[in-house]
Description:
A computed fold for a 115-nucleotide RNA from Caloranaerobacter azorensis, annotated as SAM riboswitch aptamer (S box leader). The RNAcentral record of the sequence draws on Ribocentre. The coordinates come from a structure-prediction model, not an experiment, and the mean pLDDT is 83.

RNA sequence: GCCUUAUCAAGAGUGGUGGAGGGAAUGGGCCCUGUGAAACCCGGCAACCGGUAACUGAAAUUGUAAAGUUACACGGUGCUAAGUCCCACAGAAUGUAGAUUCUGAAAGAUGAGGU
Numbered sequence: 001g002c003c004u005u006a007u008c009a010a011g012a013g014u015g016g017u018g019g020a021g022g023g024a025a026u027g028g029g030c031c032c033u034g035u036g037a038a039a040c041c042c043g044g045c046a047a048c049c050g051g052u053a054a055c056u057g058a059a060a061u062u063g064u065a066a067a068g069u070u071a072c073a074c075g076g077u078g079c080u081a082a083g084u085c086c087c088a089c090a091g092a093a094u095g096u097a098g099a100u101u102c103u104g105a106a107a108g109a110u111g112a113g114g115u
Base pairs, nucleotide, nucleotide: 001115002114003113004112005111006110007109008108013042015041016040017039021032022031023030026088027087028086029085043080044079045078048076049075050074051072052071053070054069055068056067084107089104090103091102092101093100094099
């Protein structure tokens, strides 16, 4: 990089360094930013994978495998403005219309597994 799969409406700083950009890409919109962007460090959030502990756990009993539930936050990631900031494609509802709302897809992000 590609494939499969789960999740994406919650949560997280009045910190330090840094200095001008940032919100994935294209188009459109709307925002953030010298009252300090990106990036890095620290702090924090969450609980996807692993780990640990308790509990549940098969034909009557006892124990237990797989598996499950809960807790912790120890290890691996991730995240830490706005719904994935919103729209773009398809369908539906309402409307004279501009448009609004809903559902799904596509694209994307993150984890896990595979190649």